[in-house]
Context: one part of a larger RNA
RNA sequence: UGACGGGGGUCCGCACAAGCGGUGGAGCAUGUGGUUUAAUUCGAUGAUACGCGAGGAACCUUACCUGGGCUAGAAUGUGAGGGAACAAUCCAGAAAUGGGUUGGCCAGCAAUGGCCCGAAACAAGGUGCUGCAUGGCCGUCGUCAGCUCGUGCCGUGAGGUGUUGGGUUAAGUCCCGCAACGAGCGCAACCCCUAUCUUUAGUUGCCAGCACGUCAUGGUGGGGACUCUAAAGAGACUGCCUGCGCAAGCAGAGAGGAAGGAGGGGAUGACGUCAGGUCAUCAUGGCCCUUACGCCCAGGGCGACACACGUGCUACAAUGGCGCAUACAGAGGGUAGCUACUUGGUAACAAGAUGCCAAUCUCAAAAAGUGCGUCUCAGUUCGGAUUGAGGUCUGCAACUCGACCUCAUGAAGCUGGAAUCGCUAGUAAUCGCGCAUCAGCCAUGGCGCGGUGAAUACGUUCCCGGACCUUGUACA
Numbered sequence: 001u002g003a004c005g006g007g008g009g010u011c012c013g014c015a016c017a018a019g020c021g022g023u024g025g026a027g028c029a030u031g032u033g034g035u036u037u038a039a040u041u042c043g044a045u046g047a048u049a050c051g052c053g054a055g056g057a058a059c060c061u062u063a064c065c066u067g068g069g070c071u072a073g074a075a076u077g078u079g080a081g082g083g084a085a086c087a088a089u090c091c092a093g094a095a096a097u098g099g100g101u102u103g104g105c106c107a108g109c110a111a112u113g114g115c116c117c118g119a120a121a122c123a124a125g126g127u128g129c130u131g132c133a134u135g136g137c138c139g140u141c142g143u144c145a146g147c148u149c150g151u152g153c154c155g156u157g158a159g160g161u162g163u164u165g166g167g168u169u170a171a172g173u174c175c176c177g178c179a180a181c182g183a184g185c186g187c188a189a190c191c192c193c194u195a196u197c198u199u200u201a202g203u204u205g206c207c208a209g210c211a212c213g214u215c216a217u218g219g220u221g222g223g224g225a226c227u228c229u230a231a232a233g234a235g236a237c238u239g240c241c242u243g244c245g246c247a248a249g250c251a252g253a254g255a256g257g258a259a260g261g262a263g264g265g266g267a268u269g270a271c272g273u274c275a276g277g278u279c280a281u282c283a284u285g286g287c288c289c290u291u292a293c294g295c296c297c298a299g300g301g302c303g304a305c306a307c308a309c310g311u312g313c314u315a316c317a318a319u320g321g322c323g324c325a326u327a328c329a330g331a332g333g334g335u336a337g338c339u340a341c342u343u344g345g346u347a348a349c350a351a352g353a354u355g356c357c358a359a360u361c362u363c364a365a366a367a368a369g370u371g372c373g374u375c376u377c378a379g380u381u382c383g384g385a386u387u388g389a390g391g392u393c394u395g396c397a398a399c400u401c402g403a404c405c406u407c408a409u410g411a412a413g414c415u416g417g418a419a420u421c422g423c424u425a426g427u428a429a430u431c432g433c434g435c436a437u438c439a440g441c442c443a444u445g446g447c448g449c450g451g452u453g454a455a456u457a458c459g460u461u462c463c464c465g466g467a468c469c470u471u472g473u474a475c476a
Stems, first nucleotide, its partner, number of pairs: 001476002003473003007470007015460002019423005026314008034305002042053002064300007076123003081117003086103007105114003125289002128287003134283002136278003139274001141272001146185006152161003165176003191266004196234007206223002210221003237260001240254001241252004303442001316416001320375007332363003337356002341352004382413001387408007429452007
């Protein structure tokens, strides 16, 4: 000087407390451990691994296993030599691959060039090892308020001072004081979305007033008022008032205002820590393999199952289940696509057909809600696992191993031990909708969107983590 303390002081955080809802019990989905296996590819392992890399494992992916093949190799360049390229077809084979038949060029006088095959040779290839040799990127402490420098001063020196003190703040934020005076990286602001208003603009959006028309609909003429769209501005600064204070600032069911003291949310992550994670995104030093640890193909595996754990979904019901009727979103996607509508089918879907490269057409039905009816507390009209049968669709192909539909079947489960998690407001809880990946989909995951919409916070003694000052130390 740090680090640490079951030392002290001050302060903060869904840290506790006060509340609401879960997990831990059940069934299933998914990840992991373990076990099994020819293989169950590899990585991630307290917080900071475990619906994580993976934003799509039937083949492919794929790195693993078994078997069949290749050896300058799957790609690109130079290339002796040969041939149009290519198309159709036959044979062997699981395919990779090997062999055969037929058709079949252009430019140029030519040499030759275009395109393809291609010996030798030069350059390959490796998801093999080392993340403790590395770059880059990321997690975490932590959006915590800290981390430093120049000059000066103090100290023999390590170092200190500044950065401590008194206030204040979300903040090393600001004020006052001070052997310090200044500065940098952080904080804040500048950026985006959202809440209010104004101006500009008016189609594909809108429809108040005026007409036309329809069973009905902004459907039509027209209009820019309104909503909206999307560009430019305004607006919030403790600016005003009162009280406290030297000031910074604090308090007020104060005024005004759509919004008030950082209005709400996002992006943004200092010096560094964990030899944190990644050599399997990529790049890369070193080491290793080179008729194989490289490359191609078929099939299998990554999907196994006594068991253990994490994360979720669905429930155990009446604030509910079922049936009929009916209302209101936002944000997205669409041409190898989204599909209105009609017909067939109980349905998944199929056949026809129409519009749309989309504020125009379409996915599209929002659901919880509301009205009426029914069930009457039961393992049930709760719950839907499991299994049987029949189908639909995608795809070369659904056996291992897809999703969906219909009929039948109808398991556990009656609110969950010790323990443990999230959340402070349009939040929790609850309800549905969309997108990426994608032929299809194992999505209950991830990322977004809106609808309905709470309870509680006395307080900081205690648990956990952190910041500053101080104290002790046999630690560095």